The RNA shown here (transfer RNA) has 74 nucleotides and comes from a Deltaproteobacteria bacterium. Its mean pLDDT, the model's own confidence on a scale to 100, is 84. It was read from a public genome assembly. Rfam family: tRNA. Taxonomically the source falls in Myxococcia (Bacteria, Pseudomonadati, Myxococcota).
[in-house]
RNA sequence: CGGGGCGUAGCGCAGCCUGGUAGCGCACACGGUUCGGGAUCGUGGAGUCGGAGGUUCAAAUCCUCUCGCCCCGA
Numbered sequence: 001c002g003g004g005g006c007g008u009a010g011c012g013c014a015g016c017c018u019g020g021u022a023g024c025g026c027a028c029a030c031g032g033u034u035c036g037g038g039a040u041c042g043u044g045g046a047g048u049c050g051g052a053g054g055u056u057c058a059a060a061u062c063c064u065c066u067c068g069c070c071c072c073g074a
Stems, first nucleotide, its partner, number of pairs: 001073007010026004020057001028044006050066005
């Protein structure tokens, strides 16, 4: 320098292709069961979807630029 992958809740990820209410598991908080803990059940909080711009009635999703990490090539 060229190509590719990844970036979404505290952590691990799905959703993107085919635009239409942002989800799952673990963790966390509260409550039930227990003498208590563990386990289990229920409820709940938590997200500028890496950043900026564009297209659109509507963007995590499509387009452009850009940042970080990883891999391959030179």